Predicted 3D model of a 71-nucleotide RNA (transfer RNA) from a Thermoplasmata archaeon. Rfam family: tRNA. By type it is a transfer RNA. RNAcentral holds the sequence, with entries from ENA. The prediction has a mean pLDDT of 82.
[in-house]
RNA sequence: GCGGAUGUAGUCUAGUGGUAGGACAGGAGCUUCCCAAGCUCCUAACGCGGGUUCGAUUCCCGCCAUCCGCA
Numbered sequence: 001g002c003g004g005a006u007g008u009a010g011u012c013u014a015g016u017g018g019u020a021g022g023a024c025a026g027g028a029g030c031u032u033c034c035c036a037a038g039c040u041c042c043u044a045a046c047g048c049g050g051g052u053u054c055g056a057u058u059c060c061c062g063c064c065a066u067c068c069g070c071a
Base pairs, nucleotide, nucleotide: 001070002069003068004067005066006065007064010024011023012022013021018054026042027041028040029039030038047063048062049061050060051059
């Protein structure tokens, strides 16, 4: 330099055009003689910019980061 893959809460991950979901972690409460465990609730996310569309995490283009391959 060329090609490909991936990018979603603090962490891991689901989501093939219509409200962003789950788990762990964090906070509050319930339960228990206490601890642990369990249960309920709350907080917190689509890498950046543009395009298409009534509507984009999703489709297209560019950039950035990481990984893999080729040279």